The prediction has a mean pLDDT of 80.
A computed fold for a 1485-nucleotide RNA from an uncultured bacterium, annotated as small-subunit ribosomal RNA.
RNAcentral holds the sequence, with entries from ENA and SILVA.

């Protein structure tokens, strides 16, 4: 885009053109073919007028004119074959194009000619009688005709026979002659004459005839769906002879006779369909459909038959048969809407039981007229196109309100609305009023008539309609609808919370949803949108135009070859393909172009172009093809020569293994990660010796040869095949390809029969192992091996059909041959066989003269993807095993190549206390402490492999406190404004209560300026508050961890289609992407490192509170205690040093290496800060800060007491032990960092101790804390649950502090538990370091759970061979189906549900064909004793005529009998379709 639409929402002003059952499903009703008196025959009712006759009136029965020779009927003609419907049926000359008909037929119509004579005898109507419910029938009289029949004439036509001429290739044809047979006919009506017998003319009709017209019949070329899981068909079938019959040709029918024809160029068969012109879509090529116009066909309830007719096997005719329906008096009888209307059922879904013949077309008439649902208009329908309106103009304060957003300022809807003024398409009322009409009848005139002219007479459905004017004035009419995450134009805000729902597809929603509802705007369209179904396109996704097969779906497993296809150079022939020209055709209508009519279009008129096609023809000869000669390059042959694991039989050959048999020998073999089964003292393994007996060839060997592919390896022999090379001849295109077809075709397999040493599925055993129907081991049968057959598969792979031909090169190897004086090296040539590379090609890997490159030519296969599936059925071949091979379902993917990454029980490099050495521990034991889990009113919260667990928390008795109960406050504990009233605030006293709070009382204000303001505090209202409430998966900010790993980027340029690479890889070095060389790269940044701070030497400066020299003085029981002093030690400033700088050795450098030198320090001295891009939605809304959500008389804020310490338990972290390297006791000696006024506290009394009571110094290198301890000396314990551990427990205290019950800490006295070195596991730390010892500080109340956390210093060790393993982690490689990235993807079975499907004893249904039985109408034949008018013959009778009677012939016909025949029936097998108990797989969750 398109539609005969449907469905949803919107009920909505209009105009004009078109469209309008899906079931060939059942129909009520009306209606859709009549018509002609100029062909005949009979002929009214009723009415009106007039009139007889019976009758007392009523009333009955006549008869005449008109109506009327009318209606109606009937005989006859002529049309019901046409127009109308539909699309069942047909895969066919049924359609469409183009022939043929020298096989054809044709009413009405035109043309040409003739011609119409004389005669019969009936039947309807109609009348009488009769049957029937009825439809309707019967019998028996009368009758006319243009209805029937018969004579007679034949122009002419048909048919025979004879003879001529043309004409044709021929079969046969045309024409003219002669004889012969044979075949006709109806009249009617008007004017005119007229002796009433009849005559003549016009018209119309009818009979023969010529010829056209028109219509139709028949042949015949070419096209005309899908299936091969349909390959074979066919006996009137294919042909001939003869006949029959047809409008004609023909197996169209019959006798005979031959045995043929059709068919991979798709016969039969099954399914599906009306063909076309033309429509839709497509640029075209072509695809789909086959409504409305039209042409062809085909049907009219279903099936079969004929009749009549010019035409029919006939839609509104006919016989039968069946199924239905109706009437019925139960015998019988009527019907066929796929004609207009209209109804029922069906279904998403399609109209009034209208008008009119005025127009067109049609049927009958001489005509007028008549009929005509054909048709013309109307009506219903948003069903499609087209057009028109629902106003225009002016109007910002950008008002107000409502609604929406908002950052609270505002912003949108928005010139829209109100308002004003004018106009006027449409609506409404009115006037006036078309076109469509053209004819056609009488009369009269001219002429005999046609025509013409006057006159007259009437006819319009739509319609008083369209149009035009006038009158009013915005009135009648903007809404809808779909969208708004990308595709696609068009955005926020509530609600909702993976719910609801959305949604072509990606895919959205799990408390901030432009995507899901609903507002609000906005986009797009419009009397419509929008869903849906279909069909084209896009799709180069069946590719003719116009594709491909290495890996992405996809070369046949090779080879041979018939049929097909396609072919080499020349000349010369025809001209079939081809080209150009011309002829007819290719209906109209559509499309296209002009032009012209409706105001415009839509629509319709006209002219013209197309119609790409066939026909029939004339010329051309270049290409394809036919013949015909010819030729030598393709290809073939001969000759000659070496090459081969090419095949086939045949022998023969040595190692080896196994066996057997004998010597030697003796105790273990064998196997394996280790082992065990097994073998052997019945003598094995070992060895040596003879000998069976079977398979497969070691070394040559190689990128090798050969072979069509599978394949093929010892030596010789015989037979055999391609294949090269060389070199003159032969033959002359003899090629190339190759559906089916034939042939070969590893391994496993099968059948038959041998053979059987090794090796070995099956299978037995030991092992491994959670199992282990495995890998290992020991054993071992089919089998390998031979013959003979079968069978035909493999990742049968170069995953690469074959053939020819062309298109840079290098480097090897094989044959064989030329050259090289000969060999040899080397160098060419052909054919082979390998690497690499140009161009070139490829998604890309790659391939690259052995193409996947550039052409040709045949063949295979594949094409909606993936699964289902190489699976079902089916059929074939086959002993099996296999070859051909879909579907319905389901998914949105599958799939190829490369990229970066991440991962590997891949592989290289190299690092780390990571392993190993070596040291001390954890894990047991009782205690301290965190968590878990239990419990609880509460036992707040958070952290949760490393990387939570002595961790936030560097101090839970109240408080902290966030929890719980209890009692309390609501503008509020604390802050901020805004108003209003009061008064200073504060502070003291009493009640009341657990406190908080409540109540009562008492005291009382300042500042400037003046009648008011302002500060303070109280109350009252209001706004804001508060919140340790959620949500670290909305966040800032701060950390943690890979990790002090050495990495992670960028700019430019180059390379790649493109992700991407390169730089950063490579090689050497390092603690390092630290630094060099070399490089399509060259720079750069953040990391590394320096730079910063402590610690190790030393110089210089300074010297209190520190220090004090065998320096000076002076004092003391002592003692830097004092005067001094700037020396040392030291405190804090500033420098100095270390830089692979020097030497050796190695290295291209960089830079390694040493008992090297100096040096305090030596190769980053030693140690902290310092943490790159990033990773884990890692932690943490309970440090702060915060954006949404929540609570607001309470998730806020007080206040008291409980908890945060609760204990059957599991788990991390310690401290303390277990002891003699030790525990007590006495003594002696050495430090460092740090800390102190609400505080350190010396000294002094008291106490056994905690500690009280006194009391200098000291805001500090000055005083205190401060005596350090391990260690030394010396003594006592003597291996034990101890003098060893201290846990718990009782009693006494002391100190904080409001308070020590839950719940502190210390002291003294007593009690003395478990514990004798800790199972699997596991952690630390390389040197002043583990290990061991004390010492200080933070936090704090002068309290502590501290054994912790954070620093100090004493004393002081053992190993480190090394990188093979575990863990961690770099950097190159490699694989890879992963990318939430191995904690990754992911297979199968079971379990559940749902869904389609194959097989199945079966039952059921439909379809087509066969065979037999019955056999209707009905044609045809054949009989017909029976019946009957027409004609012919001849004969009786009288009434002598158109008389009658019977009788023979000819004829016609019931009737009867056969062929053939629809429906039915039977039987036997097919084919397809549901269905089926069971039981099968498959596919989704």
């Nucleotide at each position: 885009g398109a539609c005969g639409a449907c469905c949803g929402c919107u009920u909505g002003g209009c105009c004009g053109c078109g469209a309008g059952c899906u079931u060939c499903u059942u129909c009520a009703u009306c209606c859709c073919c009549c018509u002609c008196u100029c062909a005949c025959g009979a002929g009214a009712c009723c009415g009106c007028u007039c009139u007889g006759g019976c009758u007392u009136c009523u009333u009955u029965c006549g008869g005449g004119c008109c109506c009327u020779g009318u209606a109606c009927u009937g005989u006859g003609g002529c049309g019901g074959a046409c127009g109308g419907u539909u699309g069942c049926c047909u895969a066919u000359c049924g359609c469409c194009u183009a022939u043929u008909u020298c096989a054809c037929c044709u009413g009405c119509c035109c043309c040409u000619u003739c011609g119409c004579g004389c005669g019969g005898g009936a039947c309807a109507a109609u009348c009488a009688c009769g049957g029937g419910a009825a439809a309707c029938c019967g019998u028996g009289g009368c009758u006319a005709u243009u209805a029937c029949c018969g004579c007679u004439u034949g122009u002419c036509g048909u048919c025979u026979g004879g003879a001529c001429c043309c004409c044709g290739c021929a079969g046969g044809g045309u024409g003219a002659c002669c004889a012969g047979a044979u075949g006709a006919a109806a009249g009617c009506u008007u004017g005119g004459g007229g002796u009433u017998a009849c005559c003549c003319g016009c018209g119309c009709c009818c009979c023969g005839u010529u010829g056209g017209a028109u219509g139709g019949g028949u042949c015949u070329g070419c096209g005309u769906u899908g299936g091969a899981u349909u390959a074979u068909c066919u006996u009137g079938u294919u042909g001939g002879u003869g006949a029959a019959g047809c409008u004609c040709c023909a197996g169209c029918u019959c006798a005979c006779c031959a045995c043929u024809g059709c068919g991979a160029u798709c016969a039969u068969c099954c399914a599906u369909a009306g063909c076309u012109g033309g429509u839709c879509u497509g640029a075209u090529a072509a695809g789909a459909a086959u409504a409305u116009c039209a042409u062809c066909c085909a049907c009219c309830c279903u099936g079969g038959g004929a009749c009549u007719g010019a035409g029919a096997c006939a839609c509104c005719g006919u016989c039968c048969a069946u199924a239905c329906u109706c009437c019925u008096a139960c015998u019988u009888g009527a019907g066929g809407c796929a004609c207009c209307u209209g109804u029922g059922g069906g279904g998403a879904a399609u109209c009034u039981u209208g008008u009119g013949c005025a127009a067109u077309g049609g049927g009958g008439u001489c005509a007028c007229c008549c009929c005509u649902g054909u048709u013309g208009c109307a009506u219903c329908c948003u069903u499609g196109c087209c057009a028109c309106g629902u106003g225009c103009a002016u109007g910002a304060a950008g008002a107000c309100u409502c609604c929406c957003c908002u950052a609270u300022g505002g912003g949108g809807c928005g010139u829209a609305a109100u308002c004003u003024c004018a106009u006027u398409u449409u609506c409404u009322g009115a006037c006036c009023u078309a076109a469509g009409a053209a004819g056609c009848u009488c009369c009269u005139g001219u002429a005999u008539g046609u025509u013409c002219a006057u006159g007259g007479c009437g006819c319009u459905a739509c319609c008083g309609u369209a149009c035009u004017u006038c009158a009013c004035g915005a009135a009648u009419a903007c809404u809808u609808c779909a969208c708004c995450g990308g595709c696609u134009a068009c955005c926020u805000c509530c609600g909702u919370g993976c719910c609801c729902g959305c949604a072509c597809u990606c895919a959205c929603g799990a408390u901030a949803g432009u995507a899901c509802u609903g507002a609000g705007g906005g986009u797009g369209c419009u009397g419509u949108c929008g869903u849906u179904c279909u069909c084209u396109g896009g799709a180069a996704u069946c590719a003719c135009a116009g594709g491909g097969u290495g890996u992405a779906a996809a070369a046949g497993g090779u080879g041979u070859g018939c049929a097909g296809g396609c072919g080499g150079g020349g000349c010369a022939u025809c001209u079939a393909g081809u080209c150009c020209g011309a002829u007819g055709u290719g209906a109209g209508a559509u499309c296209c172009c002009g032009u012209g009519g409706c105001u415009c279009a839509a629509c319709c008129a006209u002219g013209g172009a197309c119609g790409u096609g066939c026909u029939u023809u004339c010329c051309a000869a270049a290409c394809u093809g036919u013949u015909g000669c010819u030729c030598u390059u393709g290809a073939u042959u001969c000759c000659c020569g070496g090459a081969c694991a090419c095949g086939c039989u045949g022998u023969c050959g040595g190692a080896a293994u196994u066996c057997u048999u004998g010597g030697u020998g003796u105790a273990a073999c064998c196997g394996u990660g280790a082992a065990a089964u097994g073998c052997g003292u019945a003598g094995a393994u070992a060895u040596c010796a003879c000998g069976a007996g079977g398979a497969g060839c070691a070394c040559c060997u190689g990128a090798c040869g050969c072979g069509a592919u599978a394949g093929c390896g010892g030596g010789c022999a015989g037979c055999u095949g391609g294949a090269c090379g060389g070199c003159u001849a032969c033959u002359g295109a003899c090629u190339c390809u190759c559906a089916c077809g034939c042939g070969c075709g590893a391994c496993a397999g099968c059948g038959u029969g041998g053979g059987g040493a090794g090796c070995a599925a099956a299978c037995a055993g030991g092992a491994u192992u959670a199992g282990a129907u495995a890998c290992c081991c020991u054993g071992g049968u089919a089998g390998u091996c031979c013959a003979c057959g079968c069978g035909g598969u493999a990742a049968a792979c170069g995953a690469u059909g074959a053939a020819c031909g062309c298109u840079c090169g290098c480097c090897g190897u094989u044959g064989c041959c030329c050259u090289g004086c000969u060999c040899a090296a080397g160098g060419g040539g052909c054919a082979g066989u390998g690497g690499c590379u140009a161009a070139g090609u490829u998604a890309a890997c790659g391939c690259g003269u052995u193409a996947a490159g550039c052409g040709u030519u045949c063949c295979a296969c594949g094409c909606u993807g993936g699964g289902g599936a190489g699976u079902a059925c089916g059929a074939u071949c086959g002993c099996a095993a296999g070859g051909u091979g879909a579907a319905a379902c389901u998914c949105a993917a599958a799939g190829g190549a490369a990229u970066u990454g991440a991962c590997g029980g891949g592989g290289g490099c190299c690092c780390g206390c990571a392993c190993a050495a070596g040291c001390g521990g954890u894990g047991g034991a009782g205690c301290a402490u965190g968590u878990g889990g239990c419990u609880c009113a509460a036992u707040u919260c958070g952290a949760u492999g490393c990387a939570a667990c002595g961790c936030g928390a560097a101090g839970a008795a109240c408080c902290u406190u966030a929890c719980c109960u209890a009692g309390g406050c609501u503008c509020g504990a604390a802050c901020g404004c805004u108003a209003g009233a009061g008064g200073a605030c504060c502070g003291c006293u009493c009640c009341u209560g657990a406190a908080a709070g409540g109540g009562a009382g008492c005291u009382u204000c300042c500042c400037c300026u003046u009648u008011g303001g302002g500060g303070c505090c109280u109350c009252u209202a209001g706004c804001g508050a508060g919140g340790u409430a959620g949500u670290g998966c909305a966040u800032g900010g701060c950390u943690g961890u890979c990790g002090u790993c050495a990495g992670c980027u960028c700019g430019u340029g180059u390379c790649g289609u493109g992700u991407g690479a390169u730089g950063c890889u490579g090689g050497c070095u390092u603690a390092a992407g630290u630094c060099c060389c070399g490089c399509a790269a060259c720079g750069a940044g953040c990391g590394u490192a320096a730079c910063c701070c402590c610690u190790g030497c030393u110089g210089c400066u300074a010297g209190u509170u520190a220090c004090c020299a065998u320096g000076c003085g002076g004092g003391u029981a002592g003692c830097g205690c004092c005067g001094g002093g700037g020396a040392c030690u030291c405190u804090a400033g500033c420098g100095a040093a270390a830089c692979u700088g020097c030497g050796u050795g190695c290295g291209c450098a960089a830079g390694c290496a040493g008992u090297g030198a100096g040096g305090a320090a030596g190769g980053u001295g030693g140690g902290g800060a310092u943490g790159a891009c990033g990773u884990c939605a890692a932690g943490u809304c309970a440090u702060c800060a915060u954006g949404g959500u929540c609570c607001u008389u309470a998730c806020g804020c007080g206040u008291a007491g409980g908890g945060c310490c609760g204990c059957a338990c599991a788990c991390g972290u310690g401290a303390u032990a277990c002891a003699a390297u030790g525990g007590c006791c006495g003594g002696u000696a050495c430090a460092a960092c740090g800390g102190g006024u609400a505080g350190c506290c010396a000294c002094c009394u008291c106490g056994c101790g905690a500690g009280a009571g006194g009391g200098a110094g000291c805001g500090a290198a000055u005083c205190c804390c401060u005596g350090a301890a391990a260690a030394c000396c010396g003594g006592c314990c003597c291996c034990a649950g101890u003098u060893c551990g201290g846990a718990u427990u009782g009693g006494a205290g002391u100190c904080u502090g409001c308070a020590a019950c839950u719940c502190g800490a210390c002291u003294c006295c007593a009690u003395g538990a478990a514990g004798c070195a800790g199972g699997a596991a596991u952690c630390g730390g390389u040197a002043g370091u583990a290990a061991u010892c004390g010492c200080g500080g933070a936090u704090c109340a002068c309290g502590c759970a501290a054994u912790g956390c954070c620093g100090c210093g004493g004393u002081g060790a053992a190993u480190c061979c090394g990188u093979u393993c575990c863990c961690g982690g770099g950097c190159g490689u490699u694989g890879u189906a992963c990318a939430c990235a191995c904690c990754g993807c992911c297979c199968g079975u079971c379990a559940a549900g749902c869904c389609a499907u194959g097989g199945a004893a079966g039952a059921u249904g439909a379809g087509a064909g066969c065979a037999c039985c019955c056999a209707a109408a009905g044609u045809c034949c054949g009989u017909g004793a029976c019946u009957c008018a027409a004609c012919u013959c001849g004969g009786g009778c009288c009434u002598u005529g158109g008389g009658u009677c019977g009788g023979a012939g000819a004829g016609a016909g019931a009737g009867c009998g056969g062929c053939c025949g629809a429906a039915g029936g039977u039987g036997a097998g097919u084919u397809c379709a549901g269905u089926g108990a069971c039981g099968g797989g498959g596919g989704c969750u």